[in-house]
RNA sequence: GCCAGGGUAGCUUAGCUGGUUAAAGCAGCGGUUUUGUAAACCGCAGAGCGUGAGUUCGAACCUCACCCCUGGCU
Numbered sequence: 001g002c003c004a005g006g007g008u009a010g011c012u013u014a015g016c017u018g019g020u021u022a023a024a025g026c027a028g029c030g031g032u033u034u035u036g037u038a039a040a041c042c043g044c045a046g047a048g049c050g051u052g053a054g055u056u057c058g059a060a061c062c063u064c065a066c067c068c069c070u071g072g073c074u
Base pairs, nucleotide, nucleotide: 001073002072003071004070005069006068007067010026011025012024013023019057028044029043030042031041032040050066051065052064053063054062
């Protein structure tokens, strides 16, 4: 330099053909239970989607440029 995959909550991921409020697990916080802790159960909070621009009535999703990560080729 070229090719492919990826970047969404603290972490790991989902998100269907572009369409109501971006979903789940773990972690966190509160509660029930326990002599107490853990476990279990119930609840709560937490991200506007790598950055910028474009298309569109409407973008995490489509287009373009750039940044970063992983793998491959040279």
Transfer RNA from a Candidatus Kaiserbacteria bacterium, 74 nucleotides, folded computationally. It was read from a public genome assembly. Model confidence (mean pLDDT): 80 of 100. It matches the Rfam family "tRNA".